[in-house]
RNA sequence: ACUUUCGGGGCGGGGUGAAAUUCCCCACCGACGGUGAAAGCCCGUGAGCGUCUGAUACACUCCUUUGAAAAUGGUAUUCGUUUGGCGCUGAUUCGGUGAAAUUCCGAAGCCGACGGUAAAGUCCGGAUGAAAGAAAGU
Numbered sequence: 001a002c003u004u005u006c007g008g009g010g011c012g013g014g015g016u017g018a019a020a021u022u023c024c025c026c027a028c029c030g031a032c033g034g035u036g037a038a039a040g041c042c043c044g045u046g047a048g049c050g051u052c053u054g055a056u057a058c059a060c061u062c063c064u065u066u067g068a069a070a071a072u073g074g075u076a077u078u079c080g081u082u083u084g085g086c087g088c089u090g091a092u093u094c095g096g097u098g099a100a101a102u103u104c105c106g107a108a109g110c111c112g113a114c115g116g117u118a119a120a121g122u123c124c125g126g127a128u129g130a131a132a133g134a135a136a137g138u
Base pairs, nucleotide, nucleotide: 001138002137003136004135005134006133012026013025014024015023027122028121029112030111031045032044033043034042040110041109048088049087050086051085052084054082055081056080062074063073092108093107094106095105096104114125115124116123
């Protein structure tokens, strides 16, 4: 460098209400790489959102053509797809042990994209998707 495979978990019980897995009470879950010691909350990445840029005519738009349609040809700052860049993007303290731990143990806290809907980390949807990355083979 190439090929193949893998690559996200969680609403259970109750209350109110016409209606809530969304509100309230108690619960449940935690991608990837790094880190003298193991991480949702230390550092970084991905996913997600916005924007710029290049490419793409397979799809959409428009034009040409035709009685009409299809095909062909053209059109890329219409829309879509995609490469790269930039910006945005959540959350932790105390104590103990130890050479070393915001990573272990104890305790108390906090966080969780976008669209839908009685207001969502957990339901439905984009998504049997994509990606950081991991393994194997050549």

The RNA shown here (FMN riboswitch aptamer (RFN element)) has 138 nucleotides and comes from a bovine gut metagenome.
Its mean pLDDT, the model's own confidence on a scale to 100, is 79.
Rfam family: FMN riboswitch aptamer (RFN element). Rfam describes the family as follows. The RFN element is a highly conserved domain that is found frequently in the 5'-untranslated regions of prokaryotic mRNAs that encode for flavin mononucleotide (FMN) biosynthesis and transport proteins.